A computed fold for a 96-nucleotide RNA from Candidatus Brevifilum fermentans, annotated as Glycine riboswitch aptamer.
RNA sequence: AGAUGUUAAUGGAGAGAGACCGUGUGCGUGACGGCGGCACCGAAGGGGCAAGGUUUGUCAACCGAAACUCUCAGGUAAAAAGACCCAUUAAACAGA
Numbered sequence: 001a002g003a004u005g006u007u008a009a010u011g012g013a014g015a016g017a018g019a020c021c022g023u024g025u026g027c028g029u030g031a032c033g034g035c036g037g038c039a040c041c042g043a044a045g046g047g048g049c050a051a052g053g054u055u056u057g058u059c060a061a062c063c064g065a066a067a068c069u070c071u072c073a074g075g076u077a078a079a080a081a082g083a084c085c086c087a088u089u090a091a092a093c094a095g096a
Stems, first nucleotide, its partner, number of pairs: 004094003007090006018038001020037004027033001039076003045072001046070003052063004
């Protein structure tokens, strides 16, 4: 010097699923909401594991990815959020 990768910031794009039911002068707001109930979704986050690896005489234990799976969290009009992907930037990290 530097392909490329990582990370971060900004921008673009971005799916799914009840605008469900109840709330008694005993929840609350201008409105959205809160609480309880049943149903449903997977793409914030989180949990699970295959190949393979490590330990061990054996049994076995541990490590181990996802858009798979669970649905704890989150979500189920719009808005917001939103994984992956794309672009730009970086005085950061790695580096053929």
Its mean pLDDT, the model's own confidence on a scale to 100, is 76.